Source information: Large-subunit ribosomal RNA, domain I from a Planctomycetaceae bacterium, 530 nucleotides, folded computationally. The coordinates come from a structure-prediction model, not an experiment, and the mean pLDDT is 81. Rfam family: Bacterial large subunit ribosomal RNA.
Context: one part of a larger RNA
RNA sequence: GGCGUAUGGGGGAUGUCUUGGCGUCAGAAGGCGAUGACGGGCGUGGAAAACUGCGAAAAUCUCGGGGUAGGUGUUAAACAACCGUUGAUCCUGAGGUUCCCUAAUUAGCAGGCACUGAAUUCAUAGGUGUCUGCGGCCAACCCGGAGAACUGAAACAUCUCAGUACCCGGCGGAAAAGAAGGAAAAAUCGAUUUCGUUAGUAGCGGCGAGCGAAAGCGAAACAGCCCAAACCGCGGAGGUUUUCCUCUGCGGGGUUGUAGGGUCUCUCACAUGGGAGUUACAAAGCCGGUGAAUAACCGAAUGGCAUGGAAAGGUCAACCAUAGCGGGUGACAGUCCCGUAGGUGACAUUCAGCCGGCCUCCCGAGGGAUACCUGAGUAAGUCGGGUCACGUGAAACCCCGACUGAAUCUACGGGGACCAUCCCGUAAGGCUAAAUACUCUCUGACGACCGAUAGCAAACUCAGUAGAGCGAUCGAAAGAUGAGAAGAACCCCGUCGAGGGGAGGAACGUGAACCUGAAACCAUAUGCCU
Repeated sequence: GGCGUAUGGGGGAUGUCUUGGCGUCAGAAGGCGAUGACGGGCGUGGAAAACUGCGAAAAUCUCGGGGUAGGUGUUAAACAACCGUUGAUCCUGAGGUUCCCUAAUUAGCAGGCACUGAAUUCAUAGGUGUCUGCGGCCAACCCGGAGAACUGAAACAUCUCAGUACCCGGCGGAAAAGAAGGAAAAAUCGAUUUCGUUAGUAGCGGCGAGCGAAAGCGAAACAGCCCAAACCGCGGAGGUUUUCCUCUGCGGGGUUGUAGGGUCUCUCACAUGGGAGUUACAAAGCCGGUGAAUAACCGAAUGGCAUGGAAAGGUCAACCAUAGCGGGUGACAGUCCCGUAGGUGACAUUCAGCCGGCCUCCCGAGGGAUACCUGAGUAAGUCGGGUCACGUGAAACCCCGACUGAAUCUACGGGGACCAUCCCGUAAGGCUAAAUACUCUCUGACGACCGAUAGCAAACUCAGUAGAGCGAUCGAAAGAUGAGAAGAACCCCGUCGAGGGGAGGAACGUGAACCUGAAACCAUAUGCCU
């Protein structure tokens, strides 16, 4: 020196664990804000720092309710000073306080009203005052405006990615859509939305890459309505000269496609009755009951023996069960503790639907005649675009820009060029719950989800921290003594060290660089070989 063996060091893998995550389902909630939010700064305790809480009334104040013996939050023990059965701490409802920055506002914008008031007589613009509203934040969902490229096409230009990302605006707990100028074609169906299927079909497509329906059928959920106009009445203004005409406000009337309504006329009926209602359909709601949320409460049944530090494991004998889900307790507990099944409960605040009462609103039908009304710079056309699964195509339908520009129920639109027949529907006004989407957030349950290089970036709570960057931004590492600190009194060596040896301690090879403690690597002792 090599190879072994043994004992250690070193290191932190592995195993076990879980305080934390991830996901799904169900329920709730879906907003907060000029009565000053979100987010921050600074303070605040007997006590230095940090977290949490709170706000100069500052780990809190007052009242109601619950609850019961201990409290003065945590790291974090001790001390000090106190509180509490005259009920504290704690939980919960309501109220009070709530510094500074921040929309941050002694402002701005919009609307109403009043006053005032130019060029310019009336008026208008403008001004002033006052009242009301808005503004900002917020995870996704939703609607609208604007809108890429990388990419794919094995290059690339139409095309695709994609109306995606990003940006802007806006609302709501959902939004949007919605009661047919629909879909169909045998006949028929009867608002919208969503799901399954139809179907990767019909189609579109440098017919390339790719894009890609609908009707129908089966389900979820279901809900329908109101105006404008004709006509009537009342009022106002203007024109004209009272015969009337035009405009306008209010009330009645009326709302549809087998057309409906108005007007005139004829007939019948009509209320001590009937119906409906706060999400549309008209609009204020109030009270009582019921249920629920925000604290809680009751809640069955086991002992002995041996081992052991400790019994829940073993063994012997019992018991409960509408409760043998789960967690904890010195090893594995139905009967030790918290709970669980099953029951009970609210002064106060809030919510929901249902029931009842009050209240509020509504109540005609038919026959005949007439041709008054039924949404106009609209529909449609031409040109240029867009959206439709549909790239201009035979390209309908729908929507924009420009220019033109109808009909009026014997009417008009559609049925995928266009025409006829036939059929379906009634545009150019509006409202509308549910089924559907999402989860910053709260509660509960669950998982052939993870188990500390995993799972959120973050189990540690001093993590969006330390740190990096001018900045926008980027962004960690870091869990486990033990049942209990019982955290090693006292003695010895050592520098009044580090560290070690005794002692003590039921196990200390659990000693704080602390469960287990692999490998690399290092050392000591020893055997063999050289």